FMN riboswitch aptamer (RFN element) from Atopobium sp. oral taxon 199 str. F0494, 154 nucleotides, folded computationally. The prediction has a mean pLDDT of 77. Of the family's consensus pairs, 96% are formed in the model.
RNA sequence: UGACAGUUUCAGGAAAGGGUGAGAUUCCCUACUGGUGGUGACGUUUGAGACAGAUAAAAGCCUGCUCGAUCAAACGAAGUCCGCGACCCGCGCAAGCGGUUGACUUGGUGAGAUUCCAAGACCAACGGUAUAGUCCGGAUGGGAGAAGCGGAGA
Numbered sequence: 001u002g003a004c005a006g007u008u009u010c011a012g013g014a015a016a017g018g019g020u021g022a023g024a025u026u027c028c029c030u031a032c033u034g035g036u037g038g039u040g041a042c043g044u045u046u047g048a049g050a051c052a053g054a055u056a057a058a059a060g061c062c063u064g065c066u067c068g069a070u071c072a073a074a075c076g077a078a079g080u081c082c083g084c085g086a087c088c089c090g091c092g093c094a095a096g097c098g099g100u101u102g103a104c105u106u107g108g109u110g111a112g113a114u115u116c117c118a119a120g121a122c123c124a125a126c127g128g129u130a131u132a133g134u135c136c137g138g139a140u141g142g143g144a145g146a147a148g149c150g151g152a153g154a
Base pairs, nucleotide, nucleotide: 001153006149007148008147009146010145017029018028019027031134032133033124034123035084036083037082038081042076043075044074045073046072047071048070051064052063053062079122080121088099089098090097091096104120105119106118107117108116126137127136128135
């Protein structure tokens, strides 16, 4: 450094203000939130520190660059992209198996962006209740997965 089995822990956020009403954190105005792996031209930090690009080739003298080129490492980065989980549906005594499952455009830069920048949109299971992404409940549950323990061989 490190595989399989086994094993431990962790693993979801959000109603602030106002209006109507007998009653609404559910309606209306407005506010607020964003699971998980991947991709990601972006960002931050650290170390090194002078090159990089174009032209047929070449460059102190064309462009960029010490207000940091270029290289390396670490960390972070999409609710809407590609997968997955949860919820839900079917089958089953059960363990479990199978299936379904939300939402983005425009402009800018560029060789390249649904990922960067700007603006404006849109989405969010089931049960309860005045109609709920935000309250209560199934749930002290389940879980994609994350980090450890473990240690064949070299």
Record summary:
RNAcentral holds the sequence, with entries from Rfam. Lineage of the source: Bacteria > Bacillati > Coriobacteriales > Atopobiaceae > Atopobium sp. oral taxon 199.